[in-house]
Context: one part of a larger RNA
Molecule: large-subunit ribosomal RNA, domain III
Organism: anaerobic digester metagenome
């Protein structure tokens, strides 16, 4: 220079409280903002920022009794969620091997590697802070043990490949259908309040009018003709499997499949009502109704169907077949076992990437209602916020 520029998009006002001190902290009321988000969940990333108590030097663009700050204590519970004990893709590593002055490069077998495949749990409750993890209820999966109807021991039960076959198994576009989620309406039902005063009836307003996995049967719909014996030189051995061929019989059979229904549920939840006690708490406790009609998804059936050409992963798993082993197997019932890692909190942001509590950037899911073609836009529910002078 200069007490100058600046104090980083936005609406705050009032009352009460706490305190040495309050525009800035807490509570209440009013007002305002977002609402395909400025709400909710979650991946990455961060790494305790979460909760409780205390604090007031520094950080906080002012203030500060407050904080993502400081100090102390506490908090993350899983057979089923996610990852590993399963599989493979690109890519990477790579026994031997090939190449190369050296270092090393490439690469077979093999291995690693999810952004993909496979795989069993739902609803409710609870804390100051965790929950598909704890608790309650009801399930499911794998393995083991006991028991056991029945089956079997050469007329071979059962097991069974690092092997064969099938499946897994896949593009894009489009259309229609069946559902559900969700929503709307109501003079039905329930509760509260008001008119309005002790009760009743009635009227108005407001709010609420539900519930999973699983089990049972198998629907709308989709797909394949099915079964029996026979033949064959293919599937690097074998095969009863697959494939190919021909024959007979039967029009049904099989596979798949949302939802609805019943049980689950004499349960849960539920508007509302609502204590006691020193602090307190809408806590403990208590608890009604649960129908009808309409709209209706981008979600499910559906990796379906139809169409098109550029013709759209692999392996495990699962099913089956034998090679092979072979004397036990076992419906059902009861009991037992179930490891390691993650799990707090932020997550369009003051906690991530931007030197900052920075008007920037950041993958995925949900996304009420009125108007509307719409996730545009305006208004607004739940919820969140008024951007630290």
């Nucleotide at each position: 220079g200069a007490g100058u520029a600046g104090c980083g998009a936005a609406a705050g006002g009032g009352g009460a409280g706490u305190g040495a001190g309050a525009a800035u902290c807490u509570c209440c009321c009013c007002c305002a903002u977002c609402g395909a988000a400025a709400g909710c969940c979650u991946a990455a990333g961060g790494a305790u920022u979460c909760c409780u108590g205390a604090g007031g030097a520094a950080g906080g663009u002012u203030c500060g009794u407050c904080c993502a700050c400081u100090c102390a204590g506490g908090g993350u519970a899983a057979g089923u969620c996610g990852g590993g004990a399963c599989c493979u893709a690109a890519g990477c590593c790579g026994a031997g091997g090939c190449c190369a002055a050296a270092a090393g490069g490439c690469g077979u077998a093999g291995g690693c590697g999810a952004u993909g495949g496979a795989c069993a749990a739902c609803c409710g409750g609870u804390u100051g802070a965790g929950a598909u993890u704890c608790c309650g209820g009801u399930a499911c999966c794998a393995c083991c043990u006991u028991u056991a109807a029945g089956c079997g021991u050469u007329u071979g039960a059962g097991a069974g490949a690092c092997g064969g076959g099938g499946u897994g198994a896949c593009a894009c576009a489009g259309a229609a259908g069946g559902g559900u989620a969700a929503g709307c309406u109501a003079a039905g039902c329930g509760c509260a309040c008001u008119g309005a005063u002790g009760g009743a009836a009635u009227a108005g307003u407001g709010c609420g009018u539900c519930c999973a996995a699983g089990u049972a049967a198998g629907u709308a719909g989709g797909g394949a003709g099915a079964u029996a014996a026979c033949c064959g030189a293919g599937g690097c051995a074998a095969a009863u499997c697959c494939c190919g061929g021909a024959u007979a019989u039967c029009a049904a059979u099989c596979c798949u499949g949302a939802g609805a229904u019943a049980c689950g549920a004499a349960g849960g939840g539920g508007a509302g009502c609502g204590a006691a006690a020193a602090c307190a708490a809408g806590u403990a406790g208590u608890g009604a109704a649960g129908u009808a009609g309409c709209u209706g998804a981008g979600c499910c059936c559906a990796u379906g169907c139809u169409g098109u050409c550029a013709a759209g992963a692999a392996a495990a798993g699962c099913c089956u077949c034998u090679a092979u082993c072979g004397a036990g197997c076992g419906a059902g019932a009861a009991g037992g076992u179930g490891c390691c890692c993650g799990u707090a909190c932020c997550g369009c942001a003051a906690a991530c990437c931007g030197a900052c509590a920075c008007a920037g950037g950041u993958a995925g899911g949900c996304a009420a209602g009125g108007a509307g073609a719409g996730a545009a836009u305006c208004c607004a529910a739940a919820g969140a916020u008024g951007c630290g002078c």